[in-house]
Context: one part of a larger RNA
RNA sequence: AGCACACGGGGGAUGCCUAGGGUCUCAGAGGCGAUGAAGGACGCGAUAAGCUGCGAUAAGCUCGGGGGAGGGGCACAUACCCGCUAUAUCCCGAGAUUUCCGAAUGGGGCAACCCCACUGGUUGAAGACCAGUGACCACUCUCGUAUGAGACUGGAGCAAACGUUGGGAACUGAAACAUCUCAGUACCGACAGGAAAAGAAAAUAACAAUGAUUCCCCAAGUAGUGGCGAGCGAACGGGGAGGAGCCCAAACCACGGUGGUUACGGCCACUGUGGGGUUGUAGGACUGCGACAUCUGAUUAAAUCGAGUUAGCUGAAGUGUGUGGGAAAACACGCCAGAGACGGUGAGAGCCCGGUAAGCGACAAUUCUGAUUUACGGUAGCAGUAUCCUGAGUAGGGCGGGGCCGGAGAAACCCCGUCUGAAUCGAGCGGCACCAUCCGCUAAGGCUACAUACUCCUGAGACACCGAUAGUGAACCAGUACCGUGAGGGAAAGGUGAAAAGAACCGCGGAUAGCGGAGUGAAAAGAACCUGAAACCGUGUGCUU
Repeated sequence: AGCACACGGGGGAUGCCUAGGGUCUCAGAGGCGAUGAAGGACGCGAUAAGCUGCGAUAAGCUCGGGGGAGGGGCACAUACCCGCUAUAUCCCGAGAUUUCCGAAUGGGGCAACCCCACUGGUUGAAGACCAGUGACCACUCUCGUAUGAGACUGGAGCAAACGUUGGGAACUGAAACAUCUCAGUACCGACAGGAAAAGAAAAUAACAAUGAUUCCCCAAGUAGUGGCGAGCGAACGGGGAGGAGCCCAAACCACGGUGGUUACGGCCACUGUGGGGUUGUAGGACUGCGACAUCUGAUUAAAUCGAGUUAGCUGAAGUGUGUGGGAAAACACGCCAGAGACGGUGAGAGCCCGGUAAGCGACAAUUCUGAUUUACGGUAGCAGUAUCCUGAGUAGGGCGGGGCCGGAGAAACCCCGUCUGAAUCGAGCGGCACCAUCCGCUAAGGCUACAUACUCCUGAGACACCGAUAGUGAACCAGUACCGUGAGGGAAAGGUGAAAAGAACCGCGGAUAGCGGAGUGAAAAGAACCUGAAACCGUGUGCUU
C1' cells in the first nucleotide's frame, strides 16, 4: 500500500410525516378612495430586536350582543397585574381615536421633511403651541360684465382577470418570398360594470312563413373564399338556455322669454317649459262619438312580515382483562346511530375530546331577481279622412380605404375620409351586379333585465395532484438575504420527545469547549437532535506484497 471483516467519523440520500402548495366545484362578494384609498414611514409593550396588532386614547378606548374560568398575541422565562358566576381574556356588531408620507390637494420638496396666509384659542407676550380653512378641473347657479368673483355638486388615485373602444407588430407558416398567414393576436392608450357589449327589424326568408338581443349543440369543416397555395371559413334552418319590452323628436295645444313689425286689435321669427304623441295591417295630429276602466312597473322610497349573512347553543352510545412506556390494536362481553364525515388524544377510538346528523339562536349591522301594503308612475276604444307631421348635408352617387365567409371580383350589404347630393306616404329601403313583377320592412334619436365571460378576494368541499432538488420563487419572518447605477434578477433554509421530563450533582480540563460518570426517558432520540444510504477519511484484527 491493497483486499477482507469489525467499529467509527463524515455526509444528508432514502423511508415516513405535513404546517405549504396545485387544479377545480358550489355558494358569497365583485370594489376601495377628498369622511383621504392602495401602499408605506415613524412610533405604541414592565423588560421589546423582529413579526402581528394598533395610532400620541397607540398589542388598545366606548356601547350593544355572545360566552363562562381562566387570562395579559407569536413568545415556552421573570416580575407585576386582571378575573373566577358575571363589566376578565376572547368572539360578533356599531361607534370613537386614527401621527407623517402617499391621488396628496395652502406653497415647496431629494416621499414620510421644510415654509406660509386667514379665522378662533392658549399665553404677560412672542418669530412658540393647539384647532380649523386655504390645490386643480367640469357641470349648474348667483353676482358682475373687458379678462372675472363666489356657491353647490361631482371628478382626480388604486385594483387580478373578464368587457367596450382608439392604435397595432414581428418571429412564424407558405418547406425561399412579396399578395396571403401568424392576427386584429401580442403590446400601448382611453373608459366602464359586476358583468360588459348587443338588443325590439328600413330583419330573415321564399309563394310557406318566422318575429329584439345574447349564449350553447347541430347545420359544417358544408356553401364559399384563396399566389384556388399555405390556409381562412359563414349563414338559412333545426334543437336547447333565457325571455320583456319601452321612451323621445315632429305635427297640434297652452304658457313664458327675446327680437321685429303694427293701423296698437294683434301678427311674425327664434327659443324655453308643460300637455300631446311614438307606428308599417302604417301610425299620429285634426274632426266627431265614447270612457276614466283594465292591466302593469325594469323607477324610487317607506313600513310590516319572511328568509339568509356577520358571534353562538343543544347534541346519542364502553367497560373489563392481558401485553406494552403508553391502548384507540388483541381478547371478552355490551351500547348508540337522522350522528360509522373529519381531526385530536402516549400505537389503529362510532360510544375519551372537538365535532358530525338533526334542531335552535341576534341587541345591532347588512342582503334578498322574497311577500304584502302604501306612496309614486305607465297603459286603452270607435268612425272620418280634405289638410299637417313622422329624425337632411341624411340616404344615395364618384374616388380612396376598411368590415363581412367573400383577397375588386359580376360584388350586393355595413362603416370611414373626400367631392357631391335626393324623395318625403301617390313616399322610401331591402330581398348578393342591374331591371321588372312579387314579397318583406320603415333608416338617418335613445333606453332596456335574464340566459353569457372572469376571479385579486371570503366560506365550504373535492382530487387515480405534489410531498421539502417535489409542489407557488416562497411549508421556515420570501419577493426576504444577496446581486445590479437602474429597469430588473433573485436564493438557500422543514422534522428532539408522548411530555422538556432540555441532563441536578461529581470528575478531567484554562474553559461557558469537549469528554467521562450520575440522572431523565420506552429509546439519548441530547438540542450540529426521526431514519441516517453513497462518495470521502480513519482505527483495530487477519491475509498478501
Model confidence (mean pLDDT): 84 of 100. Large-subunit ribosomal RNA, domain I from Carpinus fangiana, 545 nucleotides, folded computationally. Taxonomically the source falls in Carpinus (Eukaryota, Streptophyta, Spermatophyta, Gunneridae). Rfam family: Bacterial large subunit ribosomal RNA.